Description: This is a predicted structure of a 263-nucleotide part of an RNA (large-subunit ribosomal RNA, domain VI). Its mean pLDDT, the model's own confidence on a scale to 100, is 92.
[in-house]
Context: one part of a larger RNA
This record gives sequence, structure tokens and C1' cells, in this order.
RNA sequence: CGCAGGAGAUUUGAGGGGGGCUGUCCCUAGUACGAGAGGACCGGGACGGACGCACCGCUGGUGUACCAGUUGUUUCGCCAGGAGCACCGCUGGGUAGCCAAGUGCGGAAGGGAUAAGCGCUGAAAGCAUCUAAGCGCGAAGCCCGCCCCAAGAUGAGAUUUCCCGCUCGAAAGAGGUAAGACCCCUGGGAGAACACCAGGUCGAUAGGCCCGGGGUGGAAGCGCGGCAACGCGUGGAGCUGACGGGUACUAAUCGGUCGAGGG
Repeated sequence: CGCAGGAGAUUUGAGGGGGGCUGUCCCUAGUACGAGAGGACCGGGACGGACGCACCGCUGGUGUACCAGUUGUUUCGCCAGGAGCACCGCUGGGUAGCCAAGUGCGGAAGGGAUAAGCGCUGAAAGCAUCUAAGCGCGAAGCCCGCCCCAAGAUGAGAUUUCCCGCUCGAAAGAGGUAAGACCCCUGGGAGAACACCAGGUCGAUAGGCCCGGGGUGGAAGCGCGGCAACGCGUGGAGCUGACGGGUACUAAUCGGUCGAGGG
């Protein structure tokens, strides 16, 4: 820009894409077959491998604004307690998120038409013949089925809801609006930008604060014991990113711009 008014929501599916793998064991059955050795078709079941998609409850990894321990040094006047630097100084753990080695699921089933092949009926050609007319069965393959995209499918589809059919102008057009949308702002399990989604005081969108969860693992101060290093008590203490709730304290204020008049 188009989709013969302008919008919101929900959709149909032409068409396209993805997927499509495979092993071992058990039962049938030591049956059919075979002198024996050996050993099935058909059908049913169990457990795997690789690959793919999703997820984080479990097992773990990471986790540089979480917690603790600790070395050297500088510094806060000193002690005590901290802070800076040294690869996050080093070490031990670790929430959310992300992730796999962890977990769940998938390939199918089923239907249709077929290939090779196997047949039925059957002439030409009194026989025979699956083929010439006609009919059936038959693949991991083809079409559908499963998952995803999808009406620029210009063949531009459908359903439903909302707004109305103003002003100026001869007309072309212009203007102010409606429903609605955007700008702007607070943000996000959305994201390169854009988009998408949740919100903008008629408000829990983010921050703060409070409560909780999770993590560290027993704070500081004081008391007690010990010559001391240190230990014990107060006390599952103190501290605590991203997690779950709550709460208008802070910030989403105030505003602005588009947007129909249709046969």
C1' cells in the first nucleotide's frame, strides 16, 4: 500500500514445512520343518541405542550485586569489627534463570491408491492364459492421518462484537471527531532494533518495605570457661540477587497524535 466504510476479537485451511530410524530378549515353541545338528513364518510382549521436541519436580553443572572460611597488604587513630586490591585473591557451599549428564514425550496406530509380486473371472485362439474388457490382494515408499506456519490464498475467505453515517466545498479534497489505535511511561519466564505480552492511579507494572520460601550454617555485642590459641551460651543465630504472596511509600504524572462518513 492492497484486501470497495472504520475498528476489536475469534477463526477456516488453499498451500508449505517438520517428523518418518533401528537393535536385543521373551512368549507362541524346542512347535512346523529336519535322520540329526539345528530351528522358523504369522501373531503378541518387554527392554534398549541413536535422533528430535519440551521441561527443571528429581540428580547435577553454572550461578562475577547470596552466605561462610581464609592468606598477603593498604586503610578506617588503636583493640574489636570492617572496607579496598590481589583471576570473583583463594577455598567450601548455593536461590532464580539458563542448561544436560537429569525428566517426560515422539517416530506410530489407522484409512486410501499403488510398485515388484501373487491371484479371480476371461476371450482373442472351442484348449490354455493374472489382461485384452472387468475384479481382488500386496511395501520402511505415495496420499491422508500426527506437529508447526499459513488469507499478499491479489482467488486477499468466514464468524462475532463495537462505531456511526458529521462540518466546509461544485468537485477534487480538507477539517474536527466515534469505536479504536498509537506516541509517551512502568515492566516482562517477550526480545538485537522492531515486534509480542502485562500494566499506566477506576492501578499491584517495576522498585522499596513487610511476610514467606530457598541459600548459607551458628552474626555482632555481651556473659562464662581457658595463661592462650580458642571453646560454650545468648540463638537454627545473623545475613541473604533474581523465587511466592501482600502493601500505593516511590515511579507509570500531566498530556499529545492518528483514526469512518461508505451502493

RNAcentral holds the full RNA, with entries from SILVA.